[in-house]
RNA sequence: GCCCCCAUAGCUCAGCAGAUAGAGCAGCACCCUUCUAAGGUGAAGGUCGUAGGUGCAAAUCCUACUGGGGGUA
Numbered sequence: 001g002c003c004c005c006c007a008u009a010g011c012u013c014a015g016c017a018g019a020u021a022g023a024g025c026a027g028c029a030c031c032c033u034u035c036u037a038a039g040g041u042g043a044a045g046g047u048c049g050u051a052g053g054u055g056c057a058a059a060u061c062c063u064a065c066u067g068g069g070g071g072u073a
Stems, first nucleotide, its partner, number of pairs: 001072007010025004028042004049065005
């Protein structure tokens, strides 16, 4: 240089046959407990790496770029 994969909540990941985003863990509040841990309930937390495009509608499709990983001479 060329090719492939990945980027979604604080962390690990799902959702990627287009219809407006979810789980587990962590943190927070409450219940339980003499207290803590464990357990239970609830709420909160992300305009989906950035910028464009297509489209009624984009995390999802297309393009460029950025970052990470792998392959290749």

Background
Transfer RNA from Candidatus Berkelbacteria bacterium CG10_big_fil_rev_8_21_14_0_10_41_12, 73 nucleotides, folded computationally. It matches the Rfam family "tRNA". Gene Ontology term of the family: triplet codon-amino acid adaptor activity. Rfam classes the family as a transfer RNA. The coordinates come from a structure-prediction model, not an experiment, and the mean pLDDT is 81. The source organism's lineage runs through Bacteria, Bacteria candidate phyla and Candidatus Berkelbacteria.